[in-house]
RNA sequence: GGGUCGGUAGCUCAGAGGUAGAGCAAGCGGCUGCAGUUCACUGUUUCCGCUAGGUCCCGCGUUCAAUUCGCGGUCGGCCCU
Numbered sequence: 001g002g003g004u005c006g007g008u009a010g011c012u013c014a015g016a017g018g019u020a021g022a023g024c025a026a027g028c029g030g031c032u033g034c035a036g037u038u039c040a041c042u043g044u045u046u047c048c049g050c051u052a053g054g055u056c057c058c059g060c061g062u063u064c065a066a067u068u069c070g071c072g073g074u075c076g077g078c079c080c081u
Stems, first nucleotide, its partner, number of pairs: 001080007010024004018064001026051005033044004057073005
């Protein structure tokens, strides 16, 4: 330099035109068990529920509408030279 795949929540990823979700992590609440104790609570564990968290890498274009399609840029992985 060329080709190809990818950039979406703190992390790992889904979503592929109709306005964005899951799991883990975080915060809050509930049940059970355990421990402590001033007997009313505190700490902790499993499970369940809820909440919050996003310039969808950037710009331009197409469209009534773009995370999604086209072009350019940028960053990363792989292959070739």